[in-house]
RNA sequence: GAUUUAUAAAGAAGAGGCGAGAGACAGGCUCAUUGACCCUCUGGCAACCUGGAAAAUCCAAGGUGCCAAUUCCUGCCAGUUGAGAUGGUCUCAAUUGGAACUAUAAAUU
Numbered sequence: 001g002a003u004u005u006a007u008a009a010a011g012a013a014g015a016g017g018c019g020a021g022a023g024a025c026a027g028g029c030u031c032a033u034u035g036a037c038c039c040u041c042u043g044g045c046a047a048c049c050u051g052g053a054a055a056a057u058c059c060a061a062g063g064u065g066c067c068a069a070u071u072c073c074u075g076c077c078a079g080u081u082g083a084g085a086u087g088g089u090c091u092c093a094a095u096u097g098g099a100a101c102u103a104u105a106a107a108u109u
Base pairs, nucleotide, nucleotide: 001109002108003107004106005105006104007103008102013042014041015040016039017038021031022030023029025075026074027073028072043067044066045065047064048063049062050060051059052058053057076098077097078096079095080094081093082092083091084090085089
C1' cells in the first nucleotide's frame, strides 16, 4: 500500500515553542494574532486489541487510537411532508432510511 469486518449522537486539556492559516475534498458554517493548525512535555479519555472480575456488565490503562463543533453539516439513491412553477413533470426546503467518501481499530496479504 491492498482486502475484509466493526465503529463513528458518549467520553477526554493545560503548559512551552513556532507564527498564519486550519477544520481530508467541494459548498456552507465554524476555529484562529485574546496565537488557531502543527511540534514537544505533562495530563486525561476508553473505541478496538490485551489483562482481571463466573457473566450481563464493570475495572485496569500495556499496544494502537483519541481529547472544538454528530465524521461540524450537506454532497449519491429512495421515501414522507410543505412551498413554488408546470403539458409530462420539475425545482427548493425540512425530515427519515440506505449507500458512498473519510477516519480509526482488528485480522489477513
Predicted 3D model of a 109-nucleotide RNA (SAM riboswitch aptamer (S box leader)) from Algoriphagus sp.
The model forms 97% of the base pairs in the Rfam consensus.
The organism belongs to Algoriphagus, within Bacteria.